Source information: Small-subunit ribosomal RNA, central domain from an uncultured bacterium, 350 nucleotides, folded computationally. Its Rfam family is "Bacterial small subunit ribosomal RNA". Gene Ontology terms of the family: ribosome and structural constituent of ribosome. The full RNA is in RNAcentral, with records from ENA.
Context: one part of a larger RNA
RNA sequence: UUGGGCGUAAAGGGCACGCAGGCGGUCCUGCACGUGGUGGGUGACAGCUUCUAGCUUAACUAGGAGAGUGCCUUCCAAACGACAGGACUUGAGAGCGAGAGAGGGAUACGGAACUCCAGGUGAAGCAGUGAAAUGCGUAGAUAUCUGGAAGAACACCAAAGGCGAAGGCAGUAUUCUGGCUCGUCUCUGACGCUCAGGUGCGAAAGCUAGGGGAGCAAACAGGAUUAGAUACCCUGGUAGUCCUAGCUGUAAACCAUGACCACUAGGCGUGGGAGGUAUCGACCCCUUCCGUGUCGUAGGUAACCUGUUAAGUGGUCCGCCUGGGGAGUACGGUCGCAAGACUAAAACUC
Numbered sequence: 001u002u003g004g005g006c007g008u009a010a011a012g013g014g015c016a017c018g019c020a021g022g023c024g025g026u027c028c029u030g031c032a033c034g035u036g037g038u039g040g041g042u043g044a045c046a047g048c049u050u051c052u053a054g055c056u057u058a059a060c061u062a063g064g065a066g067a068g069u070g071c072c073u074u075c076c077a078a079a080c081g082a083c084a085g086g087a088c089u090u091g092a093g094a095g096c097g098a099g100a101g102a103g104g105g106a107u108a109c110g111g112a113a114c115u116c117c118a119g120g121u122g123a124a125g126c127a128g129u130g131a132a133a134u135g136c137g138u139a140g141a142u143a144u145c146u147g148g149a150a151g152a153a154c155a156c157c158a159a160a161g162g163c164g165a166a167g168g169c170a171g172u173a174u175u176c177u178g179g180c181u182c183g184u185c186u187c188u189g190a191c192g193c194u195c196a197g198g199u200g201c202g203a204a205a206g207c208u209a210g211g212g213g214a215g216c217a218a219a220c221a222g223g224a225u226u227a228g229a230u231a232c233c234c235u236g237g238u239a240g241u242c243c244u245a246g247c248u249g250u251a252a253a254c255c256a257u258g259a260c261c262a263c264u265a266g267g268c269g270u271g272g273g274a275g276g277u278a279u280c281g282a283c284c285c286c287u288u289c290c291g292u293g294u295c296g297u298a299g300g301u302a303a304c305c306u307g308u309u310a311a312g313u314g315g316u317c318c319g320c321c322u323g324g325g326g327a328g329u330a331c332g333g334u335c336g337c338a339a340g341a342c343u344a345a346a347a348c349u350c
Stems, first nucleotide, its partner, number of pairs: 003322004007304002012318001014201004021194003025088006033081002035077003039073004048066007091191001092188003095184005103177007110154001115149007125136002162169002206247006215241002220236004258317006266295011299306002323350003332343004
C1' cells in the first nucleotide's frame, strides 16, 4: 500500500465561510465520450504455455499450435454515468403573515455590597486561627449614624430553561444589527452537499501602547506549622484582573462523538410555534413542526454504554490513526515584538 479503524484502547481538524476537486432530485428527447457486444488488423524476433522431434537423458536445440491484460478500426446497443436541449417541484432559496430569545455592537441609567475620605456618637480593644503570631488601634481603631468618592460585578427572577458555528452570552432602557422557528404554499426552478489549499472568528493566561485600579490576587515580604516548609493556614501585597487600539492562536477549545441526507418501537418532562376539541373566554385534552432532557425496544458494542439529538441501517465529502519510549522533541521552513505557535523526523532503546 491493501485492509481495518477513530465516545473511553492510537485516531474527529477549536469553530465557521468557501475557490479548485469529489458527489449529486424527477421526467422526456438527442448524442455516443465513458460502458457492453460483433467482425477485421496489429501485438517483430527471442522468450512463455503446450504437442512433437534431435543430441544416450536433462539442460540445450529445431518444428507445429496457443496465449499475449493492450492498441487501432468496422458495425451494433443506448440501461447507467458524462454531454447537449426541453420540462417539473418534492431538495435549496425567496416572498408574505406571525413568534421566542443572557445572539452581537454602541450609548445612557440604576440599586445592593466591598473599600477609601470627611464629620457625629463612643470608648479599648479589633482582626485572625486548630491554637497563635505578624497586622490594625488612645495620633481614638473595631462598632454605629450621616454625607461624599471610585472601581468592578449584576442577588432574587433562574430552570433538567433560552440564544449562538464554536469560543461564549445574564441589572434596566434606547438604538443599530445577525441568525432561528412556525404558518401560508405566492414565486425561482436543482440554484444542492462536502471541501485540500485559503480566509475569518476563537476562553484563560501572556505581550505592546495609552488609561483605570474598589475588591481579589501569581511574584514578593512577614507570621505560623514543621525535622525542614522555597507549600497548605494567617497578615500584607505588585503585575494582572477592567477599558481602548493592536498582537498572540492555544485549552480536558469535551458530547473526549466531523458535516450533510434518508430510513428504523415507544414512555415521561421541558422551551417556542400552528391546528383541533372544549368553553362566554381561557386552562385542561388531542394532533403536528422545531429545539432541549431523561428512560428505554430492536439493533450495535470488548464491555461500559448507546439507542429518531445513534455509538443502529445505508449514502456523499473532508480530517485523522497504524506498538511503547525517544517526542509533539531536534533540524529546516512559515508566522510572532517576545513568550512561543504550526509543520515534523531519526539514531538509540524495550